[in-house]
RNA sequence: CCGGGGACUGCGGGAGAGACUGGUUUUUCUCCAGCGCCGAAGGAGCAACCGCCCCGGAAACUCUCAGGCAAACGGACCGCAGUCAGGUC
Numbered sequence: 001c002c003g004g005g006g007a008c009u010g011c012g013g014g015a016g017a018g019a020c021u022g023g024u025u026u027u028u029c030u031c032c033a034g035c036g037c038c039g040a041a042g043g044a045g046c047a048a049c050c051g052c053c054c055c056g057g058a059a060a061c062u063c064u065c066a067g068g069c070a071a072a073c074g075g076a077c078c079g080c081a082g083u084c085a086g087g088u089c
Base pairs, nucleotide, nucleotide: 001087002086006084007083008082009081010080011079012078013077018035020034021033022032023031036069037068038067042065043063044062045061049057050056051055
């Protein structure tokens, strides 16, 4: 000097699907059981593609183990700001 690529932090935005039924509980929350659903924490699988082509890396696709189905919390991803490593001279 570059941070347009990486990581972290803060702020903002952020979907889907039963406040289902029964029992428990003074009501709600919670807990147990049952059925029905969702995909954007995480996880797993296949694959276009890529690579050093033995093999490996790979999605917002697929599965639903986990998670979720009022609000809250969470939430992939996006934007802004900052910090750190890193790279170049």
The prediction has a mean pLDDT of 77. This is a predicted structure of an 89-nucleotide RNA (Glycine riboswitch aptamer) from Devosia sp. YR412. The sequence was found by an Rfam model in a public genome assembly. The source organism's lineage runs through Bacteria, Pseudomonadota, Hyphomicrobiales, Devosiaceae and Devosia.